Predicted 3D model of a 182-nucleotide RNA (Lysine riboswitch aptamer) from Paenisporosarcina cavernae.
The source organism's lineage runs through Bacteria, Bacillati, Caryophanales, Caryophanaceae and Paenisporosarcina.
The RNAcentral record of the sequence draws on Rfam.
It matches the Rfam family "Lysine riboswitch aptamer". Rfam's curators write: Riboswitches are metabolite binding domains within certain messenger RNAs that serve as precision sensors for their corresponding targets.
RNA sequence: UCGAUAGGUAGAGGCCGCAUGGCUUAUGAGUACCAUACGCGAGGAUGACAACUUAGACCGUAUGCAAAAGGAAGCUUUGCCGAAAGUGAAAAUGCGUCAAUCAUUUUCAACUUGGGGUUAUUCCAAAUAGGAAUAACACUGUCAAUUCAUAGGACGCUAUGAAUUGGUGAGCUACAAAUCGU
Repeated sequence: UCGAUAGGUAGAGGCCGCAUGGCUUAUGAGUACCAUACGCGAGGAUGACAACUUAGACCGUAUGCAAAAGGAAGCUUUGCCGAAAGUGAAAAUGCGUCAAUCAUUUUCAACUUGGGGUUAUUCCAAAUAGGAAUAACACUGUCAAUUCAUAGGACGCUAUGAAUUGGUGAGCUACAAAUCGU
C1' cells in the first nucleotide's frame, strides 16, 4: 500500500420522508342526551348482579333545546432517517360492580417492512374522508453485475453519465483510528 474483521463519528433518500405536540376549520349533526305532549302496555339493558320501571320504563310520533370524542384538512413546533409501522405474547389502566369485548400505554421477540404513490380485496371508521394489512403495477434511493459513451491512465483499471438485470436498511456513503494477514 492492499485485503479481512468488529466497532465509533458524521451524513444521504422526500418538497406527499417518518413520528409527537399546539392552534384554527369543516365533518360528526340538527345526530346523541335532556325536557314537554300524545300513543303502546312489560320489561329494557352484550352475560350476571346492583340500580331504573304500571307514579308507565323500552319503543314510536311531534315540538323545544342541543353536544362531544376519535378520525380529517391547513398552519406551526419538536425529535429524527428502523425515522417509524405492523404481527405475536405478557402486564397495567379505562365503564355502578365482576367478567368478556374494545381502546390506550409499557416491555419482550433482530418476526415482517428501503421509501412514498396508484389500483383491487378485507378490516376499522358516522362516512363517499381517512387509516391498517395483503397483492399487483410502475416510480424512486442505494448496492452489485454487464454493455455503451466521456475523462484520466503504460495495460489491466479508476471516476462520471446512461441503459438492462438482480438484490434490499443488521443496508449505503464519507472520515479517523483498532486488530489480523500481506